Description:
The prediction has a mean pLDDT of 83. SAM riboswitch aptamer (S box leader) from a soil metagenome, 100 nucleotides, folded computationally. It matches the Rfam family "SAM riboswitch aptamer (S box leader)". Rfam describes the family as follows. The SAM riboswitch is found upstream of a number of genes which code for proteins involved in methionine or cysteine biosynthesis in Gram-positive bacteria. The sequence is in RNAcentral, with records from MGnify.
[in-house]
RNA sequence: CUCAUCCAGAGUGGUGGAGGGAAUCGGCCCUUUGAAGCCCGGCAACCAGCGGUAACACGCCUGGUGCCAAUUCCGGCGGGAGAGCAACCCGCAAGAUGAG
Numbered sequence: 001c002u003c004a005u006c007c008a009g010a011g012u013g014g015u016g017g018a019g020g021g022a023a024u025c026g027g028c029c030c031u032u033u034g035a036a037g038c039c040c041g042g043c044a045a046c047c048a049g050c051g052g053u054a055a056c057a058c059g060c061c062u063g064g065u066g067c068c069a070a071u072u073c074c075g076g077c078g079g080g081a082g083a084g085c086a087a088c089c090c091g092c093a094a095g096a097u098g099a100g
Base pairs, nucleotide, nucleotide: 001100002099003098004097005096006095011040013039014038015037019030020029021028025075026074027073041068042067043066046064047063048062049060050059051058072094076092077091078090079089080088
């Protein structure tokens, strides 16, 4: 840089001991009824593998990743609809993950 996906799902465990929600800012939250990290456990099924099919579909979850509060927690821009910068819908941007 390209493509796909992002309203589903996943712990009353052990350790640890104050932060966390990727980064900046703002908001709003989570957290000593125990944050991050680590271990175990789990979820999912993108890639590989194996099974399956005429080819798809589909299955397993062994390997490579990913993930396990809140829509990607919310935010920007354009459009729709609307009395309305409310709530709502669509697209784009930004971001995350995977594959190339």